[in-house]
RNA sequence: GCAUCGAAAGGGCAAACCCGCCGAAAGGCGGGGACGCAAAGCCGACGGGUCUAAAGCCCUGGAAACCCAGGGCAAUGACGGCUGGGCCGCCGAA
Numbered sequence: 001g002c003a004u005c006g007a008a009a010g011g012g013c014a015a016a017c018c019c020g021c022c023g024a025a026a027g028g029c030g031g032g033g034a035c036g037c038a039a040a041g042c043c044g045a046c047g048g049g050u051c052u053a054a055a056g057c058c059c060u061g062g063a064a065a066c067c068c069a070g071g072g073c074a075a076u077g078a079c080g081g082c083u084g085g086g087c088c089g090c091c092g093a094a
Base pairs, nucleotide, nucleotide: 012037013036017032018031019030020029021028022027035081041087042086043085046084047083048082049079050078051077056073057072058071059070060069061068062067
């Protein structure tokens, strides 16, 4: 000098829960609130995984039915605070 790590400092984000709105739902947005987070910043049109199932299809029952109820399949829906990965990024002690 460079690389890795991340103490301290300045700060940042915001789980659960509550209220309001959107959505069929998962979930999202806003306000309150802090469980935690060195990327808990961004990417779901780069993967894996998980969640939901409106429409659709199948089965069953209801006299019948394009109606009602129940069950199953399944994402084109959702999750970046599940994860691999990519991009950007404040401060830098031992």